[in-house]
RNA sequence: AGAGUUUGAUCCUAGCUCAGGAUGAACGAUGGCGACAUGCUUAACACAUGCAAGUCGGACGAGAAGUGGUGUUUCCGGUGGAGGAAGGGUAACUAACACGUAAGAACUUGCCCUUGGGAGGGGAAUAACAAUAGGAAACGACUAUCAAUACCAUGUAGGCCGAGGAGAAAGAGGAGGAAUCCGCCCGAGGAGGGGAUCACGUCUGAUUAUGUAGUUGGUGAGGUAAUAGCUUAUGAAGGCAAUGAUCUGUAGUUGUUCUGAGAGUAUGAUCGGCCACAUUGGAACCGAGGCACGACCCAGACUCCUAUGGGAGGCAGUUUUCGGGAAUUUUCUGCAAUGGGUAAAAUCCAGACAGAGCAAUACCGCAUAGAGGAAUAAGGCCCACGUAUCAUGAACUUCUUUUCCCGGAGAAUAAGCCAUGAAAGUAUCUAGGGAAUAAGCAUUGACUAAAUCUGUACCAGCAGUUGCGGUUAUACAGAGAAUGUAAGUGUUAUUUGGAAUGAUUGGGCGUAAAGCAUCUGUAGGUGGAUUUUUAAGUCAUUCAUCAAAUCCCAAGGCUUAAAUAUGGAUAAGUGGUGGAAAAUACCAAGCUGCAGUAUGGUAGGGGCAUAGGGAAUUUUCGGUGGAGCGGUGAAAUGUGUAGAGAUCGAAAAGAAUACCAACUGCAAAAGCACUCUGUUGGGUCGACAUUGAGACCGAGAGAAUAAAGCUAACGGAGCAAAUGAGAUUUGAUACCCCAGUAGUCCUAGCCAUAAACAAUGCAUUCCAGGCAUUGUGCGUAUCGACCCAUGCAAUGCUGUAGCUAACACGUUAAGUAUCCCGCCUGGGGAGCACGUUUGCAAGAAUGAAACUCAAAGGAAUUAAUGGGGGCUCGCACAAGUGGUGGAGCAUGUGGUUUAAUUCGAUGCAAAGCAAAGAACCUUACCAGGGCUUGAAAUGUCGCGAAAAUCCUAUUGAAAUAGAGGGGUGUCAUCGGGAACGCGAACAUAGGUGGUGCAUGUUUGUCGUCAGCUCGUGCCGAAAUGUAUUGGUAUAAGUCCCGCAACGAGCGCAACCCUUGUGUUUAGUUUCCAUCAUUGAGUUUGGAACACUGAAUAAAAUGCCAGUGAUAAGUUGGAGGAAGGUGAGAUGACGUCAAGUCAUCAUGCCCCUUAUGCCCUAGGCGACACACAUGCUACAAUGACCGGGAAAAAGGGUCGCGAUCCCACGAGGGCGAGCUAACUCCAAAAACUUGUCCUUAAUUCGGAUUGCAUGCUACAACUCGCCUGUAUGAAGCUGGAAUCGCUAGCAAUCGCCGAUCAUCCAUACGGAGGUGUAUCCGUUCCCGGGCCUUGUACACACCGCCCGUCACAUUAUGGGAGUUGGCCAUACUUGAAGUCGUUACCUUAAAUGCAAGGAGGGGGAUGUCGAAGGAAGGUCUAGUGACUGGAGUGAAGUCAUAACAAGGUAACCGUAUUGGAAGGUGUGGUUG
Repeated sequence: AGAGUUUGAUCCUAGCUCAGGAUGAACGAUGGCGACAUGCUUAACACAUGCAAGUCGGACGAGAAGUGGUGUUUCCGGUGGAGGAAGGGUAACUAACACGUAAGAACUUGCCCUUGGGAGGGGAAUAACAAUAGGAAACGACUAUCAAUACCAUGUAGGCCGAGGAGAAAGAGGAGGAAUCCGCCCGAGGAGGGGAUCACGUCUGAUUAUGUAGUUGGUGAGGUAAUAGCUUAUGAAGGCAAUGAUCUGUAGUUGUUCUGAGAGUAUGAUCGGCCACAUUGGAACCGAGGCACGACCCAGACUCCUAUGGGAGGCAGUUUUCGGGAAUUUUCUGCAAUGGGUAAAAUCCAGACAGAGCAAUACCGCAUAGAGGAAUAAGGCCCACGUAUCAUGAACUUCUUUUCCCGGAGAAUAAGCCAUGAAAGUAUCUAGGGAAUAAGCAUUGACUAAAUCUGUACCAGCAGUUGCGGUUAUACAGAGAAUGUAAGUGUUAUUUGGAAUGAUUGGGCGUAAAGCAUCUGUAGGUGGAUUUUUAAGUCAUUCAUCAAAUCCCAAGGCUUAAAUAUGGAUAAGUGGUGGAAAAUACCAAGCUGCAGUAUGGUAGGGGCAUAGGGAAUUUUCGGUGGAGCGGUGAAAUGUGUAGAGAUCGAAAAGAAUACCAACUGCAAAAGCACUCUGUUGGGUCGACAUUGAGACCGAGAGAAUAAAGCUAACGGAGCAAAUGAGAUUUGAUACCCCAGUAGUCCUAGCCAUAAACAAUGCAUUCCAGGCAUUGUGCGUAUCGACCCAUGCAAUGCUGUAGCUAACACGUUAAGUAUCCCGCCUGGGGAGCACGUUUGCAAGAAUGAAACUCAAAGGAAUUAAUGGGGGCUCGCACAAGUGGUGGAGCAUGUGGUUUAAUUCGAUGCAAAGCAAAGAACCUUACCAGGGCUUGAAAUGUCGCGAAAAUCCUAUUGAAAUAGAGGGGUGUCAUCGGGAACGCGAACAUAGGUGGUGCAUGUUUGUCGUCAGCUCGUGCCGAAAUGUAUUGGUAUAAGUCCCGCAACGAGCGCAACCCUUGUGUUUAGUUUCCAUCAUUGAGUUUGGAACACUGAAUAAAAUGCCAGUGAUAAGUUGGAGGAAGGUGAGAUGACGUCAAGUCAUCAUGCCCCUUAUGCCCUAGGCGACACACAUGCUACAAUGACCGGGAAAAAGGGUCGCGAUCCCACGAGGGCGAGCUAACUCCAAAAACUUGUCCUUAAUUCGGAUUGCAUGCUACAACUCGCCUGUAUGAAGCUGGAAUCGCUAGCAAUCGCCGAUCAUCCAUACGGAGGUGUAUCCGUUCCCGGGCCUUGUACACACCGCCCGUCACAUUAUGGGAGUUGGCCAUACUUGAAGUCGUUACCUUAAAUGCAAGGAGGGGGAUGUCGAAGGAAGGUCUAGUGACUGGAGUGAAGUCAUAACAAGGUAACCGUAUUGGAAGGUGUGGUUG
C1' cells in the first nucleotide's frame, strides 16, 4: 500500500467479497512447564446449607462459673454507647442537573485537627432479674423492687427584643496508688464529606406538531439544614416549541478500551470516580448521615412451618445448587500483610483483603534436544527409473541436562524491644540419574506463501468471493510431498480498518443514482466601496483547572519478557486576566460602481375584453342530369333509380385562422399567429437627473400550471377513445376500411400531473477568436436607402485554452471562482404497503421493511446481425437454349420387412456418395459346425535319422478328423548349427468392438471470394484506430494519385503442364514435292511438305489515335498465328466441436474357450410406399433397310487376336501378326445418298413375359451378361415447383479407358465429330465483397426478451376477530404512615392549697396515599378462516410487446378497453 468480481475486450460508475488489528469470547481435533492477568455478556430467574457486623464489664444494675481464701480471673441475657448510611454486589430503572466540564451562594457536617470556655444543686421512672402466668410456635400479659455516661425540671453564663419580658447544655462521669489518661457540653476556625442552584455538552424517530392548570410568574401564609410552586389561598395568563417541545424506542454515565495517518467510527468487562437499585410497590422511624442489601410497618406475588388459631423468609455479599444458555471456576486456607469497625488497651470481628485450587481464556518467557554421521539403509512416493525426493532425516558415535525423577539445604515479604508467615517446606541453591517425560493444527486454482499421483464422474462433495465436479479434477476424497504457524492452530460470532461506500479534512447531480415543472417571497444564510468606534468571534501572553490509574518518554529492580515500583511530559477542553485591531462583526458618517425611481424613444403571434372578415367542411332547400359513388395492397361493409356522385344557385351551423413563416419574435414556466379597437404587465436602447446598499438566494408558505379527466349549464361542423360492422390472419379483443358516442369548443368551479427536457437550479466575477440573425443607438457616407466601422441587449452555428469516464461542453460553459437552495448513496421488492394530508372521484403528496441477486448501469470499441442505407461482383436475375418434376426402366437413399437385410455419409456442402466391378471370395451381417498361445508376430523349453510337397483310399456340407504308402535336402571344425514342423507353459497376440465431442493425417464448404496480418511510427487514458479509409480504374488490397504514415509477409498475378504460330534439329515404325516403281509410299530414293520428339522464338498495352488528371487505365486502330486472365492444376488467415477411429496411425475404455480365428449355406439383390440422380422414349428435323465419306485419344502376352471356315446370331474352330508411330481391339456415329412408311399408340416406343441358345466361372436357383424367335405395358412433350449453360460453350453423335474370370456401366474418367440462340440491363430473388448506420445481440437473430396461466416454495400486506403488554384519563375502594383535628379515654418528674390546667399517650376522624376494582381509550406485540399482490425456481402452456425502421418508430402523462404481453384516443419528448 491494495486485490478479486459486470464485458468478446475497454474505460468509468457502483455494490459485494478478501488480505490487517482487536475480544470477558465459544466450537473442532490436539496439548509439556512457568510468570502475570482474567473468568454468568443469557434468567434484576428461583435458591437447600455454611459463612459475610460485630464490639465495649475502663457507662450500668443483676447474675453465673472457676480456682481459692479473701483477692482475682472468665463469661453473659438486659439497660446504655459509638458502629450496622462503610466495605462488598448488580446494571433493572433512568434521555434526567443522572453523568461530564466550568462556576458562584442561601446550607449542613458524627469521627479527625486547631482554639476559647464550662461541667452548680436536685428529681422521677424503667428493662433485665423475681413472682403469677397465656400461646403449637413466633412471641407476649400482669404485679413488685432497683441502676446508670438512660430520662426530667431548676440555678448560672453568653446572646435576643427592649426596659419589662422571654430564655441554653452538661455525667461533682469512668480508670488508676498517683502523675495523669479516656470521655461529656457550648462557641469559633479548618480539613474532608454531603445537600441544593446554574452555563455548556450528552442516542434514534416528524409515518410523533402542538404540548402544559401547580402549569408560568406575583402577593400572603405554611414548610425545609438551606433557596424555591416545595405546599396552600388569592388574583393575573402566562411559560416551552421546526435551533424539534411533547410523545415513542433504546441506554447506567465517565476516566477509558479497540481501531484508524488523522479526522472519525465502535465501545463502557476487569481497575478508578459518580449515580441508581436490593423479591415487586408504597411509607415513615431512629440518626451527623438512610427513607436503610444481611432494620421496621403495610400491600402484592412466590416459597416454607403449623396444633389451621397463626407465623417465618428475601444470595444483584462469598462458596455452592437447579434452571436458562454456544458459554464462565472451589460448598478451599488465613487474618501473616494492607485498609477497616469497636475498645483506654490487650484483644475480638471481618467470604473486604491476602493467598491457594480449576480453565491454553488472553499476553509473555522456556523446552520437546546439540554436534558429527552416506551403505545416500529399509520403507513410502513419483517415475524421465535416477546418489529424483522424503533425506543428514533415522540408525550409529559423542556431548549436554533447561525441564523431569529422587535426596540435602532453605528464604525475603516482619514494620516497632520481644513475639508474630496463610501462601510454604514454596521460590532459590545444590549432589545423583538418564535423551531420558514433551508437536500439533490449518492450508496448497486465483486473490494467497505452497504441487503431484490415485479414486470418483454435475454423483459424492467443496465454497470467504470468483467458482470447481458431466472419464486425464494442481478446486471433491485419500496418499505421500510442500507452505504457514506453533503449545498452539483453524472455524464461527462481534467491532474497526481498507470504505474518499455519508466525503469538515475528503464525493457528487447533461447521458451512470441525483436540479423541485415555474415564479413570488417569510424565517434563515451570504453580502459593494471609504473613514472612524468597540472588541463579540479571531490571534498571541499568563494563571487556575482538566483526580489517580491508562497512553507516551526516561529510568529501576523481578535471570529476561509480560506484569510492575519511581519520575517527567504533550495536546485538546473550560474559566479568569491583562493585550493586538489587518480582515469578519458592531457603532457613526459620507460615496456610487449593485439595485431602484423619474424622463424620451422603441420591437413584439405577452395578458384580458369587445366587434368584424373571408377560404374550407358538413347539412338543408331548389335547378340540370341519369348510374354508379366511395374505399383499398386487393376487397368488402357503406351509399345510390324513393335519383346518389358530378355541377349551378340559395341558406344555416360550428370549429380553425392557408400564403406571409424564418432553428424569427414575446412571455417566469405552462404557453402565445385572421383583422380592428379598448385596457394592461414586462423587456430593451439613449441622454441627463435623483435615492444611496435599499442587494442575492430562499426551508416552510403562497400564486399560476399542457393534455387527459371530474361537476353543472350551453353548444356540437369536422375529428374521434369506447362501441358496431367489413377485411387481414392459425387467431386479430390490433395495424387497414365504413360508421360512430363521450370528448374536443364556451362559461363557472375542481384536479396539480407529463420525456412539464437544454434530461443542465438561481444570482454574480473573470477567461481567444470567427460567422449569422433580431431589437436599438453612435460614427462615416448619401438627396435618401444600402454599404463600411462600432456599442448595449437577445437568439443560433463553429471553435482555442480549460474541463470531461467518454460522448461532448466551450463568454447562453458541463471552464474559473463566490453565495444560497433542492436532491443522490448497488439492482430488484417499490414510488408498492401501512399511517397521515389533500381531492366529488380518478388520483396526487409524503414514503419504509421483510425477502432476494452479484450484479444492475453509463460512454466508447471490435465483430455479428437488420423485413437500415450506398457502391459493386457472380449463369444471381433478366434475355435465350436444353432439361428435371408426368411414363417405363437402371442405380442410390429413406421407410417397412427380415435370422441377417453389415457399417458409414443426412440442407446448400448425404442420396450413379465411400464402391475404379457384392454369384463363392470380397464380407465387416445372420444360422449352423469347429479352434483356444490361437490364421499371422517376438521370446523360452522339449521332441523330430526331418518338414514341405506328392500319391492312395475312408468320414464329413466343408473346416476338420483318423489311416496307409513313398521319401530326404543345406552348412559343418562331425560336437552340432540355421531353417522348418510338432508339442508344452507363460509373457502376450487379435478385435471392421466404443468414443471423429480425446487426436494425427486427410477431405468438403464459404471460395479462386479478395481478402488476412506484422514491424516501426502517429492518434487515443484504454479496448482499438491509422496504414487497409478517400478519388479514378481493375478479374484482383491489381495499379495510380492523395493522405501520419513508411515498409513488409501470407494470398492475387507470375513461375509449371496442355493447346494455338514460326524457326532449328532428328528422320523410323511417319511423310511423298521432284525422279523411278507397284494392284497398293508396295519398293528404291529423298527429308522439301505434313507428322512426331526435343530445343528455341513470339505478346511487353510494345506502336498510333481518342479519352482520362500530363496518372493508372480504358476505347478504337495498325501489324500479327494469337491482343488485353486462352484452358487446367494450384485454394491465404479462418468458419462449420463439418466428414472420416471402417484406408492408415493413435490416447483412453471394453472383449479374451470370445466382441478373436476357420468353414459351409444364406444375406448385403427383400417391397405397400416416399425421395434423389440418370437412361430410353413419346416420333416425320423421324423409324427401318441399302450404298458412300472423314476423327482423335487410349489399351493389349494369364493379353489384343487379323485372314479363312461353320452358325440367322451370340459364338465356335484353325490361328497369321503384335511386347506395338509397324500388328490387333477398330466398325467410328451423327452426316450424305436412294427406297419405303404417312399421323396411326403406328414399321413410334421398347417394358414385361414364354421358348430356344451362347459365354465366363468349382458353381449362374436365390443372383450374371449376351443372342435368336415370339410377346409388344406405360407413354402422344409432362401441375405447383425447379436445374445446367455465355463459344468451339450449350445441344447432339458415336469412340476409348480404369476396376475386371464374367458382369448387373444407362455410372465414372478421358479423347474427338457436327455445332446454335441470347446478354437491353441491375428494379427484383439468391450468395459474396467494401463503406456507412442502428442494436438491450457476443453460444453473436436458430440471438435476446415481456406478460398472463399452471405447479412448488419464501417473506409480507389486508382480514370477521381473538390473546397479551406499556401508558394516560375520569371514577371507586382506601392498607401502612406523616401532617392536621378532637367535645372520648388515660397520664411519674415541672406547676397549683385544692379542683384542675399545661404537656404527653391511646382511640376516633380529615387530607394525601400503594396495591386492587370496574369503564371507555391511545400506542404496541402475537395469532387468525379467507384473501391481495411480490420474490425465487429444473422443466411447462398461450401468444410475441421490446431491442434492427423489431416488421404499426419507441417512450412519458392521462382516459378507456382487452386471456396476456398490449391496443386505441389526446397532448408532449427524441433517448